[in-house]
RNA sequence: ACCCCAUCACGAGCGGCUGAGAGAUCUGGCUCGAUGACGCCGCAGCAACCCGGGAGUGCAGGAGUGAUGUUCCUGUGCAUCGCAGGCCGGGUGCUACCGCCAGGACCGAUGGAAU
Numbered sequence: 001a002c003c004c005c006a007u008c009a010c011g012a013g014c015g016g017c018u019g020a021g022a023g024a025u026c027u028g029g030c031u032c033g034a035u036g037a038c039g040c041c042g043c044a045g046c047a048a049c050c051c052g053g054g055a056g057u058g059c060a061g062g063a064g065u066g067a068u069g070u071u072c073c074u075g076u077g078c079a080u081c082g083c084a085g086g087c088c089g090g091g092u093g094c095u096a097c098c099g100c101c102a103g104g105a106c107c108g109a110u111g112g113a114a115u
Base pairs, nucleotide, nucleotide: 001115004112005111006110007109008108013043014042015041016040017039021032022031023030025104026103027102028101029100044095045094046093048092049091050090051089052088053087056078057077058076059075060074061073062072063071099107
């Protein structure tokens, strides 16, 4: 980069830099923007896909302790042949508005797989 598959109405924002347009494209709307949008960087968060771990495990409360962790108890979620799922770690992605809306087109974005 071409082809193929899946998803695109859930969810999740602060700080710094920059400085005029931005929400992919065309037409028509609607919206965001000098009270600084868009973009870039940092941190935080969200959740889908993929990889790895693992038969139990996440969360909340309690017991215990000087305190924290381990441990134990209770409740609850997901599991309990295997595959898988919860959960944990990692690779990407995403964090105004339904891909902002309607119409258009060999449209686009993200993940995966193969070459």

Source information
Predicted 3D model of a 115-nucleotide RNA (SAM riboswitch aptamer (S box leader)) from Nesterenkonia alba DSM 19423. It was read from a public genome assembly, where an Rfam model found it. Rfam family: SAM riboswitch aptamer (S box leader). About the family: The SAM riboswitch is found upstream of a number of genes which code for proteins involved in methionine or cysteine biosynthesis in Gram-positive bacteria.